[in-house]
Molecule: Bacterial RNase P class A
Organism: soil metagenome
């Protein structure tokens, strides 16, 4: 890892049994991952917002294509690196192979290149070479010319070879880079040639910043639907003592009730229309309980189309849906793998483990 048996946990159907809901028993079916993980990116769904533009903000920036979308994948192209070949005095170039790019713009502007050097972007001149003069006796001093050699640096203002000169320098040629222009070939990035300019333009944009392209916003705890207790908020019924002055309020006296005084009754005190009590229904809205919830950009097969990614058609499956959160553990047997033996096997002995663990769902990268 695969079979099989017990034990168990969860969801869903069916049967029963007791008491309608609910438990409880018994049967059947399904039950984690290659990442279920970071939550980084892009969607689907659902609420909100939204006439249209512009700002900021922030991601991403070679060409084609794929895909519902993508910062994702596929194929080409550049340029950097490493190896090896191949040609040249050499600088350089070509040609396999692998890896890697945050691969738009350094000729809009801006900043910034530590140390070391003379000098780091307006060049510049320490050792040095040449030449002039002057001391002075082969050295020191001032003036001019020079950037070839040397030194420093990550990098020194094309690069090399000859010519040339006082010495030297694209100051000339040639060859090499590089900058314009055209033609070819390619969908395109880009490659070739073929001409032309002595060369103008050091590097960094994962420093601001410029150019372009894209983006609403929050996240299932999204959002909807039923809906108790309890407080609180509209509404309509209904009760809240009678008599008499005086119809209603009020106020006056009287009776009646209720409480208090007292051991009891009488008396005496206080209260009896108010921001009230009851009873009904509505409407928010809590715990709660449903949907959302898994039949989908699904998954396997086969064919056809494409260099590939992917697409396209047929066919058959249906594969967790839980809420404090089930998916588990034990034995057997087989399978793998390790040891020891062995000529090689059988037999013996061991291990079967990591990383982790669904929580609306899809496509990707990342990282264990």
């Nucleotide at each position: 890892g695969g079979c099989a048996a017990u034990u168990g946990c969860u969801a869903u159907c069916c049967c029963g049994a007791u008491u309608u809901u609910a438990u409880c028993g018994g049967g059947a079916u399904g039950g984690a991952g290659g990442a279920a993980a970071g939550u980084c990116c892009g969607a689907a769904c659902u609420u909100c917002a939204c006439a249209g533009a512009a700002c900021a903000a922030g991601a991403c920036g070679c060409c084609g294509g794929g895909u519902a979308a993508c910062g994702c994948c596929c194929g080409g192209g550049u340029a950097u690196u490493a190896a090896c070949c191949u040609g040249g005095c050499a600088a350089c170039a070509g040609g396999u192979u692998a890896a890697u790019a945050a691969c738009g713009g350094a000729a809009a502007g801006u900043a910034c290149c530590g140390c070391a050097g003379a000098a780091a972007a307006u060049a510049u001149a320490c050792a040095g070479c040449c030449u002039c003069g002057a001391a002075a006796u082969u050295u020191u001093c001032g003036g001019g010319g020079c950037a070839a050699u040397g030194g420093u640096g990550a990098a020194a203002a094309g690069g090399c070879a000859g010519g040339g000169u006082a010495a030297g320098a694209g100051c000339c040629u040639a060859c090499c880079g590089c900058c314009c222009u055209g033609a070819u070939a390619g969908u395109a990035a880009u490659a070739u040639c073929a001409g032309g300019g002595g060369c103008u333009u050091g590097g960094u944009a994962a420093a601001c910043c410029c150019c372009g392209u894209c983006u609403g916003a929050a996240g299932c705890a999204a959002g909807g639907u039923c809906a108790a207790a309890u407080a609180g908020g509209a509404a309509a019924g209904u009760c809240u003592u009678c008599c008499u002055g005086u119809u209603u309020u009020u106020c006056a006296g009287g009776a009646c009730a209720a409480a208090g005084u007292u051991g009891u009754u009488c008396g005496c005190u206080u209260u009896g229309g108010a921001u009230g009590g009851c009873u009904u229904u509505c409407g928010g809205g809590u715990a709660g309980a449903c949907c959302g919830c898994u039949g989908g950009a699904a998954u396997c097969u086969c064919a056809a189309a494409g260099u590939a990614a992917u697409u396209u058609g047929a066919g058959a499956u249906c594969g967790a849906g839980a809420c404090a959160a089930a998916u588990a553990a034990u034995u057997g047997c087989c399978g793998u793998c390790c040891c020891a033996c062995u000529a090689a096997a059988a037999c013996g002995g061991g291990a079967u483990u990591a990383c982790a663990g669904a929580a609306u769902u899809c496509g990707g990268c990342u990282u264990a």